[in-house]
RNA sequence: AGGUGCGGUAGAGGCGCGGUGCACCAUGAGUAGCCUUUGGAAACGGCAGUUAAUGAAAAAGGUAAAAGGGGCCACCGCCGAAGUCCAGAUGCCGGCAGGCAUAGGGGCUGGGCCUGCAUCGAACAGGUGCAGGACUGUCACCUAAGGUUCCCGAGCCCUAGGUGGAGCGCUAUCACACUA
Numbered sequence: 001a002g003g004u005g006c007g008g009u010a011g012a013g014g015c016g017c018g019g020u021g022c023a024c025c026a027u028g029a030g031u032a033g034c035c036u037u038u039g040g041a042a043a044c045g046g047c048a049g050u051u052a053a054u055g056a057a058a059a060a061g062g063u064a065a066a067a068g069g070g071g072c073c074a075c076c077g078c079c080g081a082a083g084u085c086c087a088g089a090u091g092c093c094g095g096c097a098g099g100c101a102u103a104g105g106g107g108c109u110g111g112g113c114c115u116g117c118a119u120c121g122a123a124c125a126g127g128u129g130c131a132g133g134a135c136u137g138u139c140a141c142c143u144a145a146g147g148u149u150c151c152c153g154a155g156c157c158c159u160a161g162g163u164g165g166a167g168c169g170c171u172a173u174c175a176c177a178c179u180a
Base pairs, nucleotide, nucleotide: 002179003178004177005176007174008173009172010171011170014079016078017077018076019075020074021073024071025070033063034062035061036060037059038058042051043050044049046096047095082109083108084107085106086105089102090101091100092099093098110136111135113133114132115131116130117129118128119127120126138165139164140163141162142161143160144159146157147156148155
């Protein structure tokens, strides 16, 4: 010098991931609800039960929302970013069933896109799961052209193609330890 191991730091993949919101927009929806008229006994719910002759369902007329989710914009945190599944912990809602949130444990997924099925949803928006498809990033192996070397060979670099793996990965760098 090179190599290996452990640990730290900084990065890359790209319509990249997630969060917040003083706000704006569309959808929700001419829907729910409320009022009047007709009507005249059912309607809702997973169960329990609730509403109803002080008028159910349904119809006509009038009036008329909201939440979640979505878009745009801005800011923030980041690159197992994050998502999802399982069993528990804590808190909240609830009559029960059940549901929501938070931080950990374990499993799976490199990433975005498209298509199909299922599910949540008002939705053809969007989310999630499964399957398939091409694309893309990374590393390993193989092949080929070029470059590097006075030449050849080997090695290395770059480009292209093929096959395969997974983020507990990859690149760079630092400290420590070991090493011909």

Source information:
A computed fold for a 180-nucleotide RNA from a Thermoanaerobacterales bacterium, annotated as Lysine riboswitch aptamer. NCBI's taxonomy places the organism under Bacteria, Bacillati, Bacillota, Clostridia, Thermoanaerobacterales. Its mean pLDDT, the model's own confidence on a scale to 100, is 81.